[in-house]
RNA sequence: UGACUGAUAGGGCAAAGCUACCGAAAGGUGGUGACGCAAAGCUAAAAGGGCUAAAUUAUUUAUACCACUGCCUGCCAGCUACCAGU
Numbered sequence: 001u002g003a004c005u006g007a008u009a010g011g012g013c014a015a016a017g018c019u020a021c022c023g024a025a026a027g028g029u030g031g032u033g034a035c036g037c038a039a040a041g042c043u044a045a046a047a048g049g050g051c052u053a054a055a056u057u058a059u060u061u062a063u064a065c066c067a068c069u070g071c072c073u074g075c076c077a078g079c080u081a082c083c084a085g086u
Stems, first nucleotide, its partner, number of pairs: 003086004012037002017032006035074001041079003048075001049072003056067001059064001
């Protein structure tokens, strides 16, 4: 330096819930909290999948409904990376 393995050590992140704000919504940010995670780091036109549907579009006449916008990377995925061991 490269590949493989992995929570042994030192550490890291932080689900659900509660709460304040933003948003139409999905959801996001902060506080609290800790289910879990060897990438739970980054990327949302690299490429899939899922969620929402106010305004707008198409169809309908309806608490409906196709789709863009928007959102989720802790769904899969791509890229990068600490420590320990081989």
Molecule: c-di-GMP-I riboswitch aptamer
Organism: Syntrophomonadaceae bacterium